Large-subunit ribosomal RNA, domain VI from Phycisphaerae bacterium RAS1, 271 nucleotides, folded computationally. The RNAcentral record of the full RNA draws on ENA. NCBI's taxonomy places the organism under Bacteria, Pseudomonadati, Planctomycetota, Phycisphaerae. Its mean pLDDT, the model's own confidence on a scale to 100, is 86.
Context: one part of a larger RNA
RNA sequence: CGUAUGAGUCUUGAGAGGCCAUCACUCUAGUACGAGAGGAUUGGGUGGUACAUGCCUCUGGUGCACCUGUUGUCACGCUAGUGGCACGGCAGGGUAGCUAAGCAUGGACUGGAUAAACGCUGAAGGCAUCUAAGCGUGAAGCCGUCCUCAAGAUCAGGACUCAGUGCUCCCCUUCGGGGUGAGCUAAAGACCCCUCAUAGACCAUGAGGUUGAUAGGCCGGGUGUGUAAGGGAAGAGAUUCCUUCAGCUUACCGGUACUAACGGUCGAAGG
Numbered sequence: 001c002g003u004a005u006g007a008g009u010c011u012u013g014a015g016a017g018g019c020c021a022u023c024a025c026u027c028u029a030g031u032a033c034g035a036g037a038g039g040a041u042u043g044g045g046u047g048g049u050a051c052a053u054g055c056c057u058c059u060g061g062u063g064c065a066c067c068u069g070u071u072g073u074c075a076c077g078c079u080a081g082u083g084g085c086a087c088g089g090c091a092g093g094g095u096a097g098c099u100a101a102g103c104a105u106g107g108a109c110u111g112g113a114u115a116a117a118c119g120c121u122g123a124a125g126g127c128a129u130c131u132a133a134g135c136g137u138g139a140a141g142c143c144g145u146c147c148u149c150a151a152g153a154u155c156a157g158g159a160c161u162c163a164g165u166g167c168u169c170c171c172c173u174u175c176g177g178g179g180u181g182a183g184c185u186a187a188a189g190a191c192c193c194c195u196c197a198u199a200g201a202c203c204a205u206g207a208g209g210u211u212g213a214u215a216g217g218c219c220g221g222g223u224g225u226g227u228a229a230g231g232g233a234a235g236a237g238a239u240u241c242c243u244u245c246a247g248c249u250u251a252c253c254g255g256u257a258c259u260a261a262c263g264g265u266c267g268a269a270g271g
Base pairs, nucleotide, nucleotide: 001152005163006162007161008160009159010158011157015149016148017147018146021049022048023047024046025045026044027043033038051106052105053104054103055102059100060099061098062097066093067092068091069090070089071086072085073084074083075082076081110144111143112142117137118136119135120134166184167183168182169181170179171178172177189266190265191264192263193209194208195207196206197205214260215259216258217256218255219254220253221252224248225247230243231242232241233240234239
């Protein structure tokens, strides 16, 4: 820009893409078959490997704005307590998120037309012959079934819902009305902008914008770390014990308008 009014939501599926794997054990059954050795077709069940997709409850990894221990040195006058730097100084743990080695699911069932192959009927050619006419069975393969995208599918599809076609001038008029006329208002709705994340390179998408919990703050909880500081007690002291499962706590959960969501624009006169 188109989809011949403008919008919002939900869809149909022309067409395109994806998937298609494979093994073992077990029951049928030591049965059919076979002198024996051996040993099934078929149908059912249980698992495995690889692959694919999704997810983070569990097991773990990471987790540079969480907690703790600790070395050297410097600073806060000193003690104590803290902070800076040294690869996050080093080390031990760890929330959210991300993640695999973790968890879950999948290939199915089944229909149609066939290949090789196997047949029925059957002539040419009184027989025979699956083929010449005709009719069947038949594969992980083909077309579907399953999953994803999908109306720019220009043959541009469908359903539901929402909105308006008004006003003032000008011109024409058969006075009913009409106009490729000028201007105004601005509907449904949308966007810029702003607060953001279940989204993300940008854009887009999604949640919100005071009739508000969108983000921050604050409050409560959870989680993690592991018992803060100060004080008291014991000990010559290092240190230990009590107050104290304390103190602190990022991305998690809930609440609460305290802060910030301010301010603007587009969009019709009609087909």